[in-house]
RNA sequence: GCAUCCGUAGCCAAGCGGUAAGGCAGCAGUCUGCAAAACUGCUCAACGCGGGUUCAAGUCCCGCCGGGUGCU
Numbered sequence: 001g002c003a004u005c006c007g008u009a010g011c012c013a014a015g016c017g018g019u020a021a022g023g024c025a026g027c028a029g030u031c032u033g034c035a036a037a038a039c040u041g042c043u044c045a046a047c048g049c050g051g052g053u054u055c056a057a058g059u060c061c062c063g064c065c066g067g068g069u070g071c072u
Stems, first nucleotide, its partner, number of pairs: 001071007010024003018055001026042005048064005
């Protein structure tokens, strides 16, 4: 330099045009002598950045940034 895949919450991670799942972590409660484990409940919180298409974009298109892999 070329090709390709990826970027979603503190972490992991689903999503294939219509309102963004789930798990871990966190907080509260139950339980316990205390704690852990287990169970129940809970708010907050995320679409890398900038444009474009569309009534509507995490999703499609373009550019950029960052990362992985392969090739030269």
Background
Model confidence (mean pLDDT): 80 of 100. A computed fold for a 72-nucleotide RNA from a Pyrinomonadaceae bacterium, annotated as transfer RNA. Rfam family: tRNA. It is annotated as a transfer RNA.